Predicted 3D model of a 264-nucleotide RNA (Bacterial large signal recognition particle RNA) from a Clostridiales bacterium. It matches the Rfam family "Bacterial large signal recognition particle RNA". The family's RNA type in Rfam is non-coding RNA gene. Rfam links the family to the GO terms SRP-dependent cotranslational protein targeting to membrane, signal sequence recognition and signal recognition particle, plasma membrane targeting. The RNAcentral record of the sequence draws on ENA. The prediction has a mean pLDDT of 79.
[in-house]
């Protein structure tokens, strides 16, 4: 170096998460690279780290190691946006008190204060008003079971006359309607009303004393108290952007290494 037969290895890999740790199922990124069973309130192992069973390939462009490049993931930092929470001892806003200056109204036809007397206020009595009811007045009003008068008709009588009595008319009862200058009665947080008692915090008025202030808003400032809507600060969560961090890393490229037996 060649041939035959084996065996190691390979038949995807990686990230986050879970886990004492290592793998797997599941999720994600690459990529196309066997089959069956088990498996997330999980399945199987133990640093030699999936277990069990089968198949293909087989010492090579496989595979192992190192380096380069780099899809992607995680972490750290910064910025932006949005959400949530906290902060009135941040801005802003609101309120009270004080101060400075400017300004306005009112005041010797008397500010303000004091004294005193009243009203408003509460209540009792009276009066009035309003509302209701009744009486009174007027009108109407009874087929018969109200009255008076009772035509006609009816009855009695020899007759004169008498009797009961319908309609009509009149007057009334019960009832119905109307008026109000009157009277009685009941009621009412109706009252420029009268008398009495009470009260006096506030407001208004009069009298007397004293004699020059009193009141309001705006701007600025000091202080006290409040307000979580907005801006801001802090914290936290998510998303996006940027790398200034750290880490893992597929695919690809380069380099190195690469078993046993028999025969020639």
């Nucleotide at each position: 170096c060649c041939g035959c037969a084996c065996u190691a290895g390979u038949c995807g890999g990686g990230g986050a998460g879970u886990c004492a740790g290592c793998g797997g199922u599941g999720c994600c990124c690459u990529g196309u690279a066997c089959c069956u069973g088990c498996a997330a309130c999980c399945c199987g192992c133990u640093a030699u780290a999936g277990c069990a069973g089968g198949g293909a390939u087989g010492a090579g462009u496989u595979c192992c190691c190192g380096c380069c490049c780099u899809c992607g993931g995680u972490u750290u930092u910064g910025c932006u946006u949005u959400g949530u929470g906290u902060c009135g001892c941040c801005g802003g806003c609101c309120g009270g008190u004080g101060c400075a200056a400017g300004u306005g109204g009112u005041g010797a036809u008397g500010a303000g204060g004091a004294a005193c007397c009243g009203g408003u206020c509460u209540u009792g009595c009276g009066c009035a008003a309003c509302g209701g009811a009744a009486a009174c007045c007027c009108g109407u009003g009874a087929a018969c079971c109200a009255u008076g008068u009772c035509a006609g008709g009816c009855g009695g009588g020899a007759g004169a006359c008498c009797g009961a009595g319908c309609a009509g008319c009149a007057u009334u009862a019960a009832g119905c309607g109307g008026u109000g200058c009157u009277u009685u009665u009941c009621g009412u947080g109706u009252g420029c009303c009268g008398c009495g008692a009470g009260g006096u915090a506030g407001c208004c008025g009069a009298u007397u004393c004293u004699g020059a202030g009193c009141c309001g808003g705006c701007u600025g400032u000091a202080u006290c108290g409040g307000u979580a809507u907005c801006g801001g600060a802090c914290a936290u969560a998510a998303a996006g952007c940027a790398a200034u961090u750290a880490u893992c890393a597929a695919a690809g490229g380069c380099g190195g290494g690469u078993g046993u037996g028999c025969g020639g």